[in-house]
Molecule: small-subunit ribosomal RNA
Organism: uncultured prokaryote
RNA sequence: AGAGAUUGAUCAUGGCUCAGAACGAACGCUGGCGGCAGGCUUAACACAUGCAAGUCGAACGCCCCCUUCGGGGGGAGUGGCAGACGGGUGAGUAACGCGUGGGAACCUACCCAAUGGUACGGAAUAACUCGGGGAAACUCGUGCUAAUACCGUAUACGCCCUACGGGGGAAAGAUUUAUCGCCAUUGGACGGGCCCGCGUUGGAUUAGCUAGUUGGUGGGGUAAUGGCCCACCAAGGCGACGAUCCAUAGCUGGUCUGAGAGGAUGAUCAGCCACACUGGGACUGAGACACGGCCCAGACUCCUACGGGAGGCAGCAGUGGGGAAUAUUGCACAAUGGAGGAAACUCUGAUGCAGCAAUGCCGCGUGUGUGAAGAAGGCCUUAGGGUUGUAAAGCACUUUCAGUACUGCUUACCCUGACGUUACCUACAGAAGAAGCACCGGCUAACUCCGUGCCAGCAGCCGCGGUAAUACGGAGGGUGCAAGCGUUAAUCGGAAUUACUGGGCGUAAAGCGCGCGUAGGCGGUUUGAUAAGUGGGAUGUGAAAGCCCCGGGCUCAACCCCGGAACUGCACUCAAAACUGAUAAACUAGAGAUCGGAAGAGGUAAGUGGAAUUCCCAGUGUAGAGGUGAAAUUCGUAGAUAUUGGGAAGAACACCAGUGGCGAAGGCGGCUUACUGGUCCGAAACUGACGCUGAGGUACGAAAGCGUGGGGAGCAAACAGGAUUAGAUACCCUGGUAGUCCACGCCGUAAACGAUGAGGGCUAGUCGUCAGGUAGCUUGCUAUUUGGUGACGCAGCUAACGCAUUAAGCCCUCCGCCUGGGGAGUACGAUCGCAAGAUUAAAACUCAAAGGAAUUGACGGGGGCCCGCACAAGCGGUGGAGCAUGUGGUUUAAUUCGAAGCAACGCGCAGAACCUUACCAGCCCUUGACAUCCUGGUCGCGAGGAGUGGAGACACACCUCUUCAGUUCGGCUGGACCAGUGACAGGUGCUGCAUGGCUGUCGUCAGCUCGUGUCGUGAGAUGUUGGGUUAAGUCCCGCAACGAGCGCAACCCUCGUCCUUAGUUGCCAGCAGGUUAAGCUGGGCACUCUAGGGAGACUGCCGAUGAUAAGUCGGAGGAAGGUGGGGGAUGACGUCAAGUCCUCAUGGCCCUUACGGGCUGGGCUACACACGUGCUACAAUGGCGGACACACGUGCUACAAUGGCGGCGACAGAGGGUAAAUCCUUAAAAGCCGUCUCAGUUCGGAUUGUUCUCUGCAACUCGAGAGCAUGAAGUCGGAAUCGCUAGUAAUCGCGGAUCAGCAUGCCGCGGUGAAUACGUUCCCGGGCCUUGUACACACCGCCCGUCACACCAUGGGAGUUGGUUUUACCCGAAGGCGGUGCGCUAACCAGCAAUGGAAGCAGCCGACCACGGUAAGGUCAGCGACUGGGGUGAAGUCGUAACAAGGUAACC
Repeated sequence: AGAGAUUGAUCAUGGCUCAGAACGAACGCUGGCGGCAGGCUUAACACAUGCAAGUCGAACGCCCCCUUCGGGGGGAGUGGCAGACGGGUGAGUAACGCGUGGGAACCUACCCAAUGGUACGGAAUAACUCGGGGAAACUCGUGCUAAUACCGUAUACGCCCUACGGGGGAAAGAUUUAUCGCCAUUGGACGGGCCCGCGUUGGAUUAGCUAGUUGGUGGGGUAAUGGCCCACCAAGGCGACGAUCCAUAGCUGGUCUGAGAGGAUGAUCAGCCACACUGGGACUGAGACACGGCCCAGACUCCUACGGGAGGCAGCAGUGGGGAAUAUUGCACAAUGGAGGAAACUCUGAUGCAGCAAUGCCGCGUGUGUGAAGAAGGCCUUAGGGUUGUAAAGCACUUUCAGUACUGCUUACCCUGACGUUACCUACAGAAGAAGCACCGGCUAACUCCGUGCCAGCAGCCGCGGUAAUACGGAGGGUGCAAGCGUUAAUCGGAAUUACUGGGCGUAAAGCGCGCGUAGGCGGUUUGAUAAGUGGGAUGUGAAAGCCCCGGGCUCAACCCCGGAACUGCACUCAAAACUGAUAAACUAGAGAUCGGAAGAGGUAAGUGGAAUUCCCAGUGUAGAGGUGAAAUUCGUAGAUAUUGGGAAGAACACCAGUGGCGAAGGCGGCUUACUGGUCCGAAACUGACGCUGAGGUACGAAAGCGUGGGGAGCAAACAGGAUUAGAUACCCUGGUAGUCCACGCCGUAAACGAUGAGGGCUAGUCGUCAGGUAGCUUGCUAUUUGGUGACGCAGCUAACGCAUUAAGCCCUCCGCCUGGGGAGUACGAUCGCAAGAUUAAAACUCAAAGGAAUUGACGGGGGCCCGCACAAGCGGUGGAGCAUGUGGUUUAAUUCGAAGCAACGCGCAGAACCUUACCAGCCCUUGACAUCCUGGUCGCGAGGAGUGGAGACACACCUCUUCAGUUCGGCUGGACCAGUGACAGGUGCUGCAUGGCUGUCGUCAGCUCGUGUCGUGAGAUGUUGGGUUAAGUCCCGCAACGAGCGCAACCCUCGUCCUUAGUUGCCAGCAGGUUAAGCUGGGCACUCUAGGGAGACUGCCGAUGAUAAGUCGGAGGAAGGUGGGGGAUGACGUCAAGUCCUCAUGGCCCUUACGGGCUGGGCUACACACGUGCUACAAUGGCGGACACACGUGCUACAAUGGCGGCGACAGAGGGUAAAUCCUUAAAAGCCGUCUCAGUUCGGAUUGUUCUCUGCAACUCGAGAGCAUGAAGUCGGAAUCGCUAGUAAUCGCGGAUCAGCAUGCCGCGGUGAAUACGUUCCCGGGCCUUGUACACACCGCCCGUCACACCAUGGGAGUUGGUUUUACCCGAAGGCGGUGCGCUAACCAGCAAUGGAAGCAGCCGACCACGGUAAGGUCAGCGACUGGGGUGAAGUCGUAACAAGGUAACC
């Protein structure tokens, strides 16, 4: 510090995810030791049992025990002090609760200091005794008694009250001196109470709250201020700087994270607060409204004799329960601290320790050195090796930790050691007792094999898995961490992804539709005084601990100790005065006002005008009109349309008209008048900052819509009809109602857009235009200036597109808004509205994207240019018939397999009767039909003939011929054969989607790229585009490009002309011979021809055109003229996972007495049917019969002549010639003659019968051919569709490969030999440029909505259940307060006494008040028949809405 992931790729936006740190953790696997720390985050749920607060006999009496009679001990009680501390928990609390800093009207037991005092009396009471009640808890009565318990009097320097006269109030003693106590007062210390400033969570879908409420006066009350309480008076107080209400929450020092600012958090430790089963209450006391006190109410639990009682672990252990989850019913008061005591001492689950669990942090160990035969084993392998790996073994060492044994410091200055079998130290034995976990596709360090086969599974994100998985599972190896390692949850970071530091808003999310304006925020120039802000200094405070720094102590570290710094804060104070503020005074540049001009569809109201449409009346006139792609509905003989004249009504204002004008926006358009708003220009004698923005608020606000009343010509939702269509609730047509218009009132929204808030300042220009001004002169121009409105463009900005003085540039001020997509601008709530609806505005759930700009392609029922038998113009076909052949389908034991739009289908197959053959049935073989190696044997082998069994393979047996080579003479070597053994052979088995090679196709289309340079953030662009031209990216010109490569063309073959060379097998002009049949022979090489070499054609020449180019057109010459014609070879980068594992090769998988091998027979030839490709026809341009000329091939298991013989014929027998310019060898149709005469025929030949021929081992399944007989369909072919542009189509025959035989197929050859092309609108395919795109598997694309099914969350919902809260009323425990107090009473007073008084008690009354109740609301949550939409889900249904002009442009 970044990375992954939206795309074919790119940049930017934006969310998601990861790497880091950390934890009171939990879970999985594993587990040696020690130190230090932490350990119910959930049920403030319920608790058995034990313990956690007592102590004092030096305050007091009584009882008991012991006694050395001195005394000691114990018990219950009175009394004192302490139980308000210590310990726990975080329920409540949004608060002066906490934090921080201040304040005044207070209290403070024990402690410290000081002053003064401590005198005299009195009456009770518990314990105890006796007697009752009760199950118990406990309690009643009677009697006795003490005190440091209680009461009175006296005194009181100081103290308190006061009307300043006066008045009031205290004590306690114990004991042998001494000491400890007690009372009053003052001061301190410690602790506490109260008040205030500031800070302290979220929600406005909580906007108003408040009657003791706010204040005053007077009282009461308190330790003390105060509505704290009461009476009276006033009507205040709080709130947009967020009151009230709701939800959540103990607060802080700190902790975690972060560079910081921040964010999250508040366990342990420390400070404060609150609570103690729930609610209320007071008592005592210095202190409580009291965790282990009291009273009452409630719930719960327990005891009970049913009458009544007892209890409160959020103390320490522990139990149940809840939960993913959190420990021992331990030891000790030895230390530290606390209570009581004079003290000894007692108590102390505070505390100190131990126990449990790897919960965390830190440290140590599980050995060290050497050791290559690189052992064995494992794994991989290209079989060579590599790796595990110096790792192990072996050899030599060490003993930390753990173990065994001894001693035993210090914490502790006297006594005292729970921990403690402690730490530490020493000795001993032995490598001995001690390693796992996760990961290995990218991010992210680390790779192979096997298994599995979209299964099982993995996954943080992207994504892996459908037969070669580095991603699943196992193994080997590797990487990382290590007594731990991973996972999960939650936090911060990365995230500048809430942006203070530090973001944005034209198109990505985001500028309110637009003004006015309140609060608020901000604000021109100068001077003075001030000191709130501001910057500086000093002081106080900011607890300790923690963090940081320097040291120190445990062997180190964690941990602990000491010191410092820091605690960024708050308060107070001193000086400063630039800036901001507030204040005083002044100014004119902002703003306003005045005067004079100017333009304008600015607004409102009234009036008025012509054209057009429609309707009405009348005339002329006759059969149609209207409408459309084409039609129909519709109108019209009752007279339409058309046309002429007259009239009526409503609405809108042609031309002018213009990126012209005005207005804040919406918006505004005939003309005139009235009223009226704003703007601009010029002038400067006025005011003197009066300004800008603007949360709330308020005015205006298109269209549609709503209400009331008018109006209604045209247009026109809804609706009706006609068309279109598969449908057509649409597009088109004919009608047509609301509405559109007016008045008044609502609504308040629009893609209300410049998708750009308002105001101000600054920053190059050029060219238009609107309204004014100034100057000059040539009077219609030039220059200049202000305000508006446009186009282009520099700097700058921007992701890019683009913006650019009218900013999206550089700055200032203020407002509004955004924070992934969907759900959703939806639900609920609230406000507004007559309604429609508007405004405000979520969540659950779900996805890893959604979106922007630009790029390259592809595509378009987008555009432009161009080409092609692409169309058109023609000729001939296919599709109909019969047959041939291939395919599908069906059938079958098998009908082997492959090929599938073009680019499968007379294709692989240049030829299935056996073979082929891969298929089926049956019969056989198992190292095999074939290869290599090993062992043993033999010397062969091979060829021919004939035989038995068998369907044959095969098995058995016989005869004839032949008798291996080398040699060191050894069965030694080679070779051959046989037998055996195992390695292996073999597979037309699978995968063409693992591959090579080969091939098809776009397409013989003109394209496809690269280097350097340049442009762009980049993908990319440029070059390759543009203007011409070409068959061509062919060439020329221009150009930020310049060059180059693969393609194109050319080079090669053939045909056409000529020359030359050579003449046999070719030729025969001239010469000779020779049959008359012939180049047959001699001879010749002139010609033809053959086959070698050359010439020739290059837009070379001329003219025109073009740009003077490239080129094009015409012409000359020439055998040939514009690539000369045709053809072959040649096929760029690539596309189709195109085809082929059955040509061959090959990875992997599979079979191995079979999926291999051999053989016989069958099948590939089947046959209701469908399709492709062909042949033959349907006839007279013909059929039949007759006579008659010309090419390319091929040939020895072959071609086979001639003549003759046999046959009607296929053919048979014999066979000249030919290894070929020599022989086979001859073309056929056309053309010529004759006949047939339009018919299912003298057309056509299928089918069938029969007799034959040939090939072959064999023609049954299943060959070809011949003769005779038979003589089917078919009379030119629907929709549709194919080929062809010249020696072509059409037509005619011939040859070849394969081949024993079999061609209508394929590959070639020649003969005869046309028609047409205006042209590029349309169909198809292609090329270039451009445009749009939501496509990129690329239009066979993408994608929307209903319906059906499954699941999920959610809204409404008659109601129902519960929580919380408000108001009114009822009830009124305990309690204090007030009143009363007739009953009762020891202390004091009076009195001789009785008795009375004072002071009280019980009781009663009153107001207050907890719980409870009744009624009515508010609010939140759960459930809910049914119901609404939403989301998600490999292959459902219906359509085709959107993306291209998406086929009606889309959208609001």